[in-house]
RNA sequence: GCUUCAGUAGCUCAGCGGUAGAGCGCGUGCCUAGUAAGCAUGAGGCCGGGAGUUCAAUUCUCCCCUGAAGCU
Numbered sequence: 001g002c003u004u005c006a007g008u009a010g011c012u013c014a015g016c017g018g019u020a021g022a023g024c025g026c027g028u029g030c031c032u033a034g035u036a037a038g039c040a041u042g043a044g045g046c047c048g049g050g051a052g053u054u055c056a057a058u059u060c061u062c063c064c065c066u067g068a069a070g071c072u
Base pairs, nucleotide, nucleotide: 001071002070003069004068005067006066007065010024011023012022013021018055026042027041028040029039030038048064049063050062051061052060
């Protein structure tokens, strides 16, 4: 320098055109002599940044940034 893949909640990941979910974690309550476990409930993300297409973009296209793998 080139190619491919990935970037979504604190962490690990889904979702691939119609304003986003799960598990773990976190807060509160119940339970317990107390802790853990268990049960109930809640908060937390405008989806890496920008532009384009579209009535509508996390999703499609382009550029950039970050990371991983490969080639030279």